[in-house]
RNA sequence: UGAGCGGGCUGAGUGGCCGCGGCCCCGCGAGGGGACGAGGAAAGUCCGAGCUCCAUAGGGCAGGGUGCUGGGUAACUCCCAGUGGAGGCGACUCCAAGGAAAGUGCAACAGAAAGAAACCGCGGCGCUUGCGCCGUAAGGAUGGAAAGGCGAGGUAAGAGCUCACCAGCGGCUUGGCGACUUGUCCGCUCUGUAAACCCCACCUGGUGCAAGAUUGAUAUCGGGACACAUGUGGCGGCCCGUCACGUCCCGUGUAAUCGCUGGAGCCGACUGGCAACCGUCGGCCUAGAUAGAUGGCCACUCUCGACAGAACUCGGCUUAUAGGCCCGCCUCAUCU
Numbered sequence: 001u002g003a004g005c006g007g008g009c010u011g012a013g014u015g016g017c018c019g020c021g022g023c024c025c026c027g028c029g030a031g032g033g034g035a036c037g038a039g040g041a042a043a044g045u046c047c048g049a050g051c052u053c054c055a056u057a058g059g060g061c062a063g064g065g066u067g068c069u070g071g072g073u074a075a076c077u078c079c080c081a082g083u084g085g086a087g088g089c090g091a092c093u094c095c096a097a098g099g100a101a102a103g104u105g106c107a108a109c110a111g112a113a114a115g116a117a118a119c120c121g122c123g124g125c126g127c128u129u130g131c132g133c134c135g136u137a138a139g140g141a142u143g144g145a146a147a148g149g150c151g152a153g154g155u156a157a158g159a160g161c162u163c164a165c166c167a168g169c170g171g172c173u174u175g176g177c178g179a180c181u182u183g184u185c186c187g188c189u190c191u192g193u194a195a196a197c198c199c200c201a202c203c204u205g206g207u208g209c210a211a212g213a214u215u216g217a218u219a220u221c222g223g224g225a226c227a228c229a230u231g232u233g234g235c236g237g238c239c240c241g242u243c244a245c246g247u248c249c250c251g252u253g254u255a256a257u258c259g260c261u262g263g264a265g266c267c268g269a270c271u272g273g274c275a276a277c278c279g280u281c282g283g284c285c286u287a288g289a290u291a292g293a294u295g296g297c298c299a300c301u302c303u304c305g306a307c308a309g310a311a312c313u314c315g316g317c318u319u320a321u322a323g324g325c326c327c328g329c330c331u332c333a334u335c336u
């Protein structure tokens, strides 16, 4: 200097005039003043919770979820740090990462055969000389995969039959909280697939702010069906248990207030910790609409403006994102 890798910020700016929303203050009122007012994803609704009711409050089964280890967190399928594996020269990135020797299923076609098998071949015996029987799985063929791999000895021909070197599983052992790992010995080892059913370990009620609570206008009113404690109904499904005494359907009626924003909150400093994060101290209060508020005009500037609008709230993940800026004791290449 160039190309990368990892992390972070911003998301047109400034001024003037008029306009919008709730809150607070002044005013008899008209009206006036003040502070504040959409996001990093507000999107998706994929996870987890706070909160609400079912409900006075449970147990079991089924169902569902997660799946290497340790830590963080209110919790999580999230985050951090590791282990193993894959990709990359590398910084680094990714993984649906427990079990196939508990069982069942599937693996088209080819091939003799896809849970032990012989088509070609090799060897031996017999004989009618091309057939039969026996042995074999080293060579050939098929296939993604064929009775662990390669080499040597041995054999009638062969085979872990034996030996040496490796892979895998198991035992012992080194280090580690652990996943794993170091070394060594033995046996010669029945393919793959669980993102198929299943097994194992751990976790798990449902419902959702259109949840729900209070008050009021006559907040009910009208019609129908079923049933009567050996019954009906509620507790997502089933059973037990428990509670209530009625349950269900159709039509009509549907206002106001609360819930609704002070939070597992935000910012800064410091201790601890590799880190995620915990703790201590100090400071701050930043939308609460309900047909739904942030707009319009003018002037100037330049990097010429992306994705895009809260509706109970929060922690994550995923998706979209023009342009601009910053950090790194990071990587590779080239030059000095």
Base pairs, nucleotide, nucleotide: 001333002332003331004330005328006327007326008325009324010323012301013300014299015298016297017296018295020037021036023034024033025032026031039307043318044317046316047315048314049313050312051208053206054205058240059239060238061237063204064203065202066201067200068082069081070080071079072078083097084095085094086093087092098199099198103197104196105193106192107191119140120139121136122135123134124133125132126131127130148166149165151163152162153161167189169187170185171184172183175180212258213257214256215255221251222250223249224248225247226246231245232244233243234242235241265284266283267282268281269280270279272277302305